RNA sequence: CGCCGACGGACGGCUCCGCAAGGGGUGUCCGGGAUAGCGGCAAACGGGUGCGUAACGCGUGGAGAACCGACCCACCGGCCUGGGAUAACUUCGCGAAAGCGGGGCUAAUACCAGAUGACCCCAGGGCCUCGCAUGGGGCUUUGGGUAAAGGCGGCCUCGACCGAAAGGUUGCUGGCGCCGACGGACGGCUCCGCGUCCUAUCAGCUAGUUGGUAGGGUCACGGCCUACCAAGGCGACGACGGGUAGCUGGCCUGAGAGGGUGGUCAGCCACACUGGGACUGAGGCACUGCCCAGACUCCUACGGGAGGCUGCAGUCGAGGAUCUUUGGCAAUGGGCGAAAGCCUGACCAUGCGACGCCGCGUGCGGGAUGACGGCUCUCGGGUCGUAAACCGCUGUCACGAGGGACGAAAAGUCGCCCUGCAAAUAGCGGGGCGGAAUUGACGGUACCUCGAGAGGAAGCCACGGCUAACUCCGUGCCAGCAGCCGCGGUAAUACGGAGGUGGCGAGCGUUGCUCGGAUUCACUGGGUGUAAAGGGCAAGUAGGCGGUCACGUAAGUCGGGUGUGAAAUCCCAGGGCUUAACCCUGGAACUGCGCCCGAAACUGCGAGACUUGAGGACAGGAGAGGCGAAGGGAAUUCCCGGUGUAAGGGUGAAAUCUGUAGAGAUCGGGAAGAACACCAGUGGCGAAGGCGCUUCGCUGGACUGUCCCUGACGCUGAGAGGCGAAAGCUAGGGGAGCAAACAGGAUUAGAUACCCUGGUAGUCCUAGCCGUAAACGAUGGGCACUAGGUGUUGGUUCCGUUGAGGGAUCAGUGCCGCAGGUAACCCGAUAAGUGCCCCACCUGAGGAGUACGGCCGCAAGGUUGAAACUCAAAGGAAUUGACGGGGGCCAGCACAAGCGGUGGAACAUGUGGUUUAAUUCGAUGCUACACGAAACACCUUACCCAGGCUUGACAUGCAGGGAGUAGGAACCCGAAAGGGGGACGACUCGUAUCCAGUCGAGAUCCUGCACAGGUGCUGCAUGGCUGUCGUCAGCUCGUGCCGUGAGGUGUUGGCUUAAGUGCCAAAACGAGCGCAACCAUUACCCAGUGUCGCCACCGGGGCCGCAAGGCUGCCGAGCACUCUCUGGGGACUGCCAGCGACGAGUUGGAGGAAGGUGGUGAUGACGUCAAGUCCGUACGGCCUUUAUGUCUGGGGCGACACACGUGUUACAAUGGGGCCGACAACGCGCUGCGACUCCGCGAGGAGAAGCUAAUCGCUUAAACGGUUCCUCAGUUCAGAUCGCAGUCUGCAACCCGACUGCGUGAAGCCGGAAUCGCUAGUAACGGCGGAUCAGCAGGCCGCCGUGAAUACGUUCCCUGGCCUUGUACACACCGCCCGUCAAGCGAUGGAAGUCGGGGGCACCCGAAGUCGGUGUACCAACCCGCAAGGGGGGUAGCCGCCGAAGGUGAACCUGGUAACUGGCGCUAAGUCGUAACAAGGUA
Repeated sequence: CGCCGACGGACGGCUCCGCAAGGGGUGUCCGGGAUAGCGGCAAACGGGUGCGUAACGCGUGGAGAACCGACCCACCGGCCUGGGAUAACUUCGCGAAAGCGGGGCUAAUACCAGAUGACCCCAGGGCCUCGCAUGGGGCUUUGGGUAAAGGCGGCCUCGACCGAAAGGUUGCUGGCGCCGACGGACGGCUCCGCGUCCUAUCAGCUAGUUGGUAGGGUCACGGCCUACCAAGGCGACGACGGGUAGCUGGCCUGAGAGGGUGGUCAGCCACACUGGGACUGAGGCACUGCCCAGACUCCUACGGGAGGCUGCAGUCGAGGAUCUUUGGCAAUGGGCGAAAGCCUGACCAUGCGACGCCGCGUGCGGGAUGACGGCUCUCGGGUCGUAAACCGCUGUCACGAGGGACGAAAAGUCGCCCUGCAAAUAGCGGGGCGGAAUUGACGGUACCUCGAGAGGAAGCCACGGCUAACUCCGUGCCAGCAGCCGCGGUAAUACGGAGGUGGCGAGCGUUGCUCGGAUUCACUGGGUGUAAAGGGCAAGUAGGCGGUCACGUAAGUCGGGUGUGAAAUCCCAGGGCUUAACCCUGGAACUGCGCCCGAAACUGCGAGACUUGAGGACAGGAGAGGCGAAGGGAAUUCCCGGUGUAAGGGUGAAAUCUGUAGAGAUCGGGAAGAACACCAGUGGCGAAGGCGCUUCGCUGGACUGUCCCUGACGCUGAGAGGCGAAAGCUAGGGGAGCAAACAGGAUUAGAUACCCUGGUAGUCCUAGCCGUAAACGAUGGGCACUAGGUGUUGGUUCCGUUGAGGGAUCAGUGCCGCAGGUAACCCGAUAAGUGCCCCACCUGAGGAGUACGGCCGCAAGGUUGAAACUCAAAGGAAUUGACGGGGGCCAGCACAAGCGGUGGAACAUGUGGUUUAAUUCGAUGCUACACGAAACACCUUACCCAGGCUUGACAUGCAGGGAGUAGGAACCCGAAAGGGGGACGACUCGUAUCCAGUCGAGAUCCUGCACAGGUGCUGCAUGGCUGUCGUCAGCUCGUGCCGUGAGGUGUUGGCUUAAGUGCCAAAACGAGCGCAACCAUUACCCAGUGUCGCCACCGGGGCCGCAAGGCUGCCGAGCACUCUCUGGGGACUGCCAGCGACGAGUUGGAGGAAGGUGGUGAUGACGUCAAGUCCGUACGGCCUUUAUGUCUGGGGCGACACACGUGUUACAAUGGGGCCGACAACGCGCUGCGACUCCGCGAGGAGAAGCUAAUCGCUUAAACGGUUCCUCAGUUCAGAUCGCAGUCUGCAACCCGACUGCGUGAAGCCGGAAUCGCUAGUAACGGCGGAUCAGCAGGCCGCCGUGAAUACGUUCCCUGGCCUUGUACACACCGCCCGUCAAGCGAUGGAAGUCGGGGGCACCCGAAGUCGGUGUACCAACCCGCAAGGGGGGUAGCCGCCGAAGGUGAACCUGGUAACUGGCGCUAAGUCGUAACAAGGUA
């Protein structure tokens, strides 16, 4: 909101009267409906929310002897006599309304007075008894005080009254109510123990504050309130302040301990627009009551009013986001009622939302040419995939049809029975049995049956690792992804799409939050030498902890019992919905708290004893322990004087500076201040800081011995107080030397530094501040325990000689080391081991030891000490490398020693650059640059311009066509290619035994399709090959051993070597790839061989010569020699000596052609440089296809103001020119080498022999020797450049070849800084050959000739090897990295101010209201009075205290914002320097 009523009233009806109809009025009674009043009960429950609250609010356990209660139950006792009002109603009035006022009437279970009062309450007395205190209970007595209400049903049985009677009243009786009292049940109130978040950058708080006395107030104790008195109370066991928050059962998580949380359900609390207040009532300071103030909304006639959804729905707003303005009281529950019943957005249902949990479906079986299609592919295939189609089957859900609940039992009513009251078969109450009818919102829902039909029903996320699941395409540090690590810069399993796969499934991902993992705040269960972390130090307060023995006690502790620990939840068992979720029943549990009984070991407590802990006494010795005073010598500097002369000083080198006005040096004298050499020592003392000449005085501590005294007196130590290096500060002294700042000189790119010359504070003393440090052993203090060895300091004692010394023991101080510990390094009785006690401290890095605040300080500053923001690390120890302006050892043409060059000139050549239509491309420090090029006129050729071709210049295949076919001469266009043109005109096989023709097939050709082609891109997708470190001596493996591991050992060490070569040692033993050797070549010898080679001997020929003789291998003969080829020997530190370890080896020697790898070559470990090459070839991917392919002509690769590399030739006389003369080797040669003769000045030409080559040719080698000229000159040097004339090759020498002759004759007179090669047949010098090649060599690859100098040595430069050391490096020093400045972004501190919020304080104003006072106005009940009136009592009003909101003021706390300002962080490629990491170049 209501419900009920027996009281009152109104409308209406009925009846009666009225002659009747009809109308009107009045009275009374009955019934029905509605509605207001009066009265009773309820409305304080139920429902919502979490604002406030850090509190006895909540939880738990207790207490109330300090308390209350309407309704309900039990029991005891009562209910007597009176009275006066008032609403409704009526009437009058005011107001727009809300509403209000005046007059009049009336009732009650409304209100008032009186009576009685067992009991009860208060006060006093007596007795008994109990308790933890105040105190409680019982009995008794005296005095005082306090109650009530009736209505309804039944009956006349009894009594009385009225009435003629009927009947009525009273009474009787039944049930419902009423009053008093004592209990109960249930509920409430109060008090107490314990528990209950963060902050100390809140440390002191407090005036009703703490207590007392008296009073008030409350149901009740209380400072709850008031007055007075006293000065207390609380707090590091965290008061006070600030922030946050409803608490709990529980819920989530966790192995647990714990952590987080308090939504639904349940208990408690708080709140109801905001603030204040009381009233009523049993109960409220009251969600849908009242009053006031405020804000807001609405109405208004402007005077004044109304309102409070955090009830259920619903609307708006805000927001990432959260529902139906539903049905029903059928059930459960509540209120009222006697009951019927009424009310109930409590509740039960329903709707909406996949929001959660649970169950179910979207089909099941068969089905391989493994279809189509998609994707992929190594083109074979693979995969989606039995998946689909297709065949067979089933029927949940949905759909259609039919049936259709449980939830409902009643209450009430009726009948009967028992029973109570009673006179009663009436009525009523209690109990039982039975019957009938009735009650369902959900709902025609659940459920059941039937029907049809695979039909209607699958998505989301992921697939780099963590983490289960991979390919293709697209993209190209873009677009994007991302939880962390990280992906994306042209092959991306990481982005986007696709296919496939994995996971879950009506869901799946994402986001947010919590716990876990995290023993990462560590109670269970951590640490502090170096990772974060020991306080700078000691003494000591609170606190914590504490030796031996016996006694008592029982707080802690333990055992047993008992109460409580609400229900629900969780767990277990059973049961109900088809199952489950869910629900029900029972059990267990709720680890807690209280009480009782018991135990007495341990801890505590009480009292007693002890001596070992601790302290004391006595006797000794040690010491830079502290403070004060006095004294001393050396040195430095200054002053005075003497001697003396030009320098001194300083440095890497100098200069500033001092000095001829006499320095420095030297001698003598004096002054002053500071510090105390040697002794001096991993020596001593002290708590630490620290303490060092000598003596004296005062004084602290430690040690040893005696075992005499005390008797646990002990350990640690938050806070507070004290001490505390250096620098610094204040005041006053002092000031020799040294020396910030400062000045000057140097250095340097600069040098506000390092070095030098000066120099002030300061350093010293007195007094007072500061309070820090790498105050370090980076190691807090104490006690106990746990192998040793070896030094050293101080003491005692024993042995020994009375020496050195040795043993024992106590205290201290070092080193090594076992067990053990440690992440390792390391520690190891002086612990970092094993334990106990106490304190301090840590919790990723940066921001930051900063800001703000507090405290301290004169200041400097100290102490305490954050956050935002940023990062995926920061860090320790150790390992392997690399590196060092670290160390040791060693090697190398690395330096040095030496010879010759380059860099200067001209030219050649390559490159850069520039230019260009193009100057094709690549190579780019060493390790590109005479490199790919061992040959650019065309070609090559890849570039440019122009002209052509399109199945193509070349390969393979397929289809079709085709005998005058393929091919193809003249001729035409054209620069050619090419295009026309067509005389002529085929080939192979079959038919076929032969020939011809024909036919068919093939080849060729044409058309078309596949494809060819690409020196187009990617060497950072690759193979192969190559360069380089580097011919350096290294790089690894197996097994074993060591280490948690990375890894080490082996491979290190000593000696040695060219060598990881070898020897020895050794937790290693072996082995592999490298080294060496094996191979080739060269040097010596031997044997064989003997032409085309050779010619000593023999014979012959030819030539010259008169001859002697010479020349010539030309011939025969020969194979001796040279030589060729083949095979073999030889060299091995084998021999001797020294050294060495008796080794490896080394030094010297002998012999030998050669000596210690004889010389040279070939041979290149694991690997490094994303080194080089896609333009040698190969190859993945991409790109191109009438062009990036291909053909052709021409041009370019050859450009030229420059720069660099590599070379050639020179600059001359050791040369140049001329003439004469001598000696090679390697090689090469048939469309080739070409003798010889002739011609030409010559290049060369003509002719031509020989040679397929130890035969012939290229082929005269040159430097050299001899001789001559040149005589130091830009020349008789040098030859560029240019002119003319030629030769040769070639289709063709214009661009653009080589050579010849004549002429021309440039720069250049030995090269700056710098730089290269070479150690012996080498450098240098000289020529020769070959490849390429038509032609062209200053390049390259080879060959021979002539033929040196120097190496002390390893300090330095460079490179490399081994060991070691440091490291902040590890794309590894070309590394890393710091700070300012500049730019962008971000957060933040300060700040004149400015705008909010908050709680206090002081004062002003002061609503409502309680309380107090007053109350002359007003008032029915009681009293006096006949009355009027008075009394008593009360009320309005007024006054006062308090008092919300409001106002004023001064402060405080806390935010927002702000000109400007401070630093901080972050941000691919900004500026300046180089601070740190190596000895980081000044540790």
RNAcentral holds the sequence, with entries from SILVA. This is a predicted structure of a 1483-nucleotide RNA (small-subunit ribosomal RNA) from a metagenome.